[in-house]
RNA sequence: GCAAGGAGCCACUCCACCGCGGGGCCGCGAGGCCACGAGGAAAGUCCGGGCAACGCAGGGCGCCCUGCUACCUAACGGGUAGGCCUGGCCAAUUGGGCCAGGACAGCCAGUGCCACAGAAAAUAACCGCCGACUUUUCAUUUAACAGUUAGCAAUUAACAUUUAACAAUUCUUAAAUGACUGUUAAAUAUUAAUUGCUAACUGUUAAAUGAAAAAGGUAAGGGUGAAAAGGUGCGGUAAGAGCGCACCAGCGGCUGGGUGACCAUGCCGGCUGGGUAAACCUCAGGGGUUGCAAGACCAAAUAGGCCAACGCGCUUUCUCCUCGGGGAAAGCACCGGGCGGCCCGCUCGGGUUGGCGGGUAGGUUGCUGGAGCCUAGGGGUGACCCUAGGCCUAGAUAAAUGGUGGGGCCGCCGCCCGUGGAAACACGGAAGGGCGGACAGAACCCGGCUUAUCGGCUUCUUGCCUAA
Numbered sequence: 001g002c003a004a005g006g007a008g009c010c011a012c013u014c015c016a017c018c019g020c021g022g023g024g025c026c027g028c029g030a031g032g033c034c035a036c037g038a039g040g041a042a043a044g045u046c047c048g049g050g051c052a053a054c055g056c057a058g059g060g061c062g063c064c065c066u067g068c069u070a071c072c073u074a075a076c077g078g079g080u081a082g083g084c085c086u087g088g089c090c091a092a093u094u095g096g097g098c099c100a101g102g103a104c105a106g107c108c109a110g111u112g113c114c115a116c117a118g119a120a121a122a123u124a125a126c127c128g129c130c131g132a133c134u135u136u137u138c139a140u141u142u143a144a145c146a147g148u149u150a151g152c153a154a155u156u157a158a159c160a161u162u163u164a165a166c167a168a169u170u171c172u173u174a175a176a177u178g179a180c181u182g183u184u185a186a187a188u189a190u191u192a193a194u195u196g197c198u199a200a201c202u203g204u205u206a207a208a209u210g211a212a213a214a215a216g217g218u219a220a221g222g223g224u225g226a227a228a229a230g231g232u233g234c235g236g237u238a239a240g241a242g243c244g245c246a247c248c249a250g251c252g253g254c255u256g257g258g259u260g261a262c263c264a265u266g267c268c269g270g271c272u273g274g275g276u277a278a279a280c281c282u283c284a285g286g287g288g289u290u291g292c293a294a295g296a297c298c299a300a301a302u303a304g305g306c307c308a309a310c311g312c313g314c315u316u317u318c319u320c321c322u323c324g325g326g327g328a329a330a331g332c333a334c335c336g337g338g339c340g341g342c343c344c345g346c347u348c349g350g351g352u353u354g355g356c357g358g359g360u361a362g363g364u365u366g367c368u369g370g371a372g373c374c375u376a377g378g379g380g381u382g383a384c385c386c387u388a389g390g391c392c393u394a395g396a397u398a399a400a401u402g403g404u405g406g407g408g409c410c411g412c413c414g415c416c417c418g419u420g421g422a423a424a425c426a427c428g429g430a431a432g433g434g435c436g437g438a439c440a441g442a443a444c445c446c447g448g449c450u451u452a453u454c455g456g457c458u459u460c461u462u463g464c465c466u467a468a
Base pairs, nucleotide, nucleotide: 001464002463003462004461005460006459007458008457009456010455012408013407014406015405016404017403018402020037021036023034024033025032026031039439043450044449046448047447048446049445050444051291052290053289054288063287064286065285066284067283068082069081070080071079072078083104084102085101086100087099088098089097090096105282106281110280111279112276113275114274126222127221128218129217130216134214135213136212137211138210139209140208141207142206143205144204145203146202147201148200149199150198151197152196153195154194155193156192157191158190160188161187162186163185164184165183166182167181170179171178230248231247232246233245234244235243249272250271251269252268253267254266255264256263257262295365296364297363298362305356306355307354308353309352310351313332314331315330316329317328318327319326320325321324334350335349336348337347338346339345372391373390374389375388376387377386378385379384409437410436411435412434413433416429417428418427419426420425
């Protein structure tokens, strides 16, 4: 120097003439003179207070408002300082700094609600995983039992063969040589029965393993959603799970700090409960209603009310009462006004005077000297408070504070001029050149909030550039 943001301030100025509002002074009056006369928001009328009228024993229910903490204040839903949460920017190793926003008490007091999607929105099992324990089925293996078959062995029986011995008879031979038969003995084989063993098959039972299924277990994974039952990892498990452990997040307790909201890098406890209170509700605090067109005072004309005095034709009906009168309506008569002068006719009106009171118009008040302003000093981080001195600064009521002319000032644009440059252009200056100078207007007062506002100034923070 530029940019962004925060806080605060100013609200174009001067002169002349004419005019407006309410004051003061002078003047018999007409009138004259003097000073004063919108805002930071006077706005919206959103919040709070003063003031005023009305209401109000006391208490409770209901209704409405407010809602982190401390402080300020007459009070507040306002302000100051702080805490926490969310978002943004800057810086960054970490710690952090700045700005904005936040109905920012309580969903383990109770009740309710949570669209769509999703199995499920809060007593979670759709898919998936497991199926340890329990049950069923199948397969395999093992064991036991039973049956069947086969084999082996033993015993018994039968038969056969062989050998040996003996005997009889017959045949044969040299010969009891041989053959045949019988008996006995031995051996072998076969068959049958029984028993035992082995193997195979079948069945039953039991166990083990595997598979399938059911009951069931499981919140690790998938999918839906804004949100799915703390997160990550290791262990663990049938599979899983704070089931156990480490770290992180939250919650509760202890300890420490702070007036408090709250904070902590500390220790302990596996405690891990979805969101919604601008849903009902609970808790705590507060709240009477209406606004200066509040309210107070004075008080015309007309009408009506009350009182007094004077005056006053008739008839009918109704009505009130203190029984003698009062009031109202209609008709006739009389009086007055109108229909341009008169008559008829029509129409309107008809006790008079004085006093009292309420109240309207109107006027006065409330009304601006007040939680006031300025300066200085002091206290406080601050909002704010205390002390001293000084000052008076709009009060209109259909509503004044304005208009015209001239000068100056500020912002933007700029004929043109100067410097640099080839030019484009950059920087500086700039016309008796142009345009613009906002939002807005007191209405009983005050404190806030919100919204509108041409421009300018001061200060602080951050970033970038330049120079030292």